[in-house]
RNA sequence: GUUCGACAAAGGCAAACCUCUCGAAAGGGUGGGACGCAAAGUUACAGGCCUACAUCCCGAGGCAUCGGGAUAUGGCGGCUGAAUUGCCGAA
Numbered sequence: 001g002u003u004c005g006a007c008a009a010a011g012g013c014a015a016a017c018c019u020c021u022c023g024a025a026a027g028g029g030u031g032g033g034a035c036g037c038a039a040a041g042u043u044a045c046a047g048g049c050c051u052a053c054a055u056c057c058c059g060a061g062g063c064a065u066c067g068g069g070a071u072a073u074g075g076c077g078g079c080u081g082a083a084u085u086g087c088c089g090a091a
Base pairs, nucleotide, nucleotide: 004089005088012037013036017032018031020029021028022027035078041084042083043082045081046080047079048076049075050074055070056069057068058067059066060065
């Protein structure tokens, strides 16, 4: 120094679940809680995945309405890649 990661040291983050809360939902925030994580720090750029308020289409119905399908401008950074920043220094 890092395209490396120790039965090391100092620490850090926080899954599921629960409280409250925002949202149509996915999911987010808050407090508790720890499954785990060498970037489980930050960023929706690429892929992938999740959701469907609205919009369009189809079916039922006298209407109101109900059901189904498509679709992201919504979301997931703890799905992968990429960009960027960072603690330590055994091998």
Predicted 3D model of a 91-nucleotide RNA (c-di-GMP-I riboswitch aptamer) from a Desulfobacterales bacterium. Of the family's consensus pairs, 95% are formed in the model. NCBI's taxonomy places the organism under Bacteria, Pseudomonadati, Thermodesulfobacteriota, Desulfobacteria, Desulfobacterales. The prediction has a mean pLDDT of 88. The sequence was found by an Rfam model in a public genome assembly.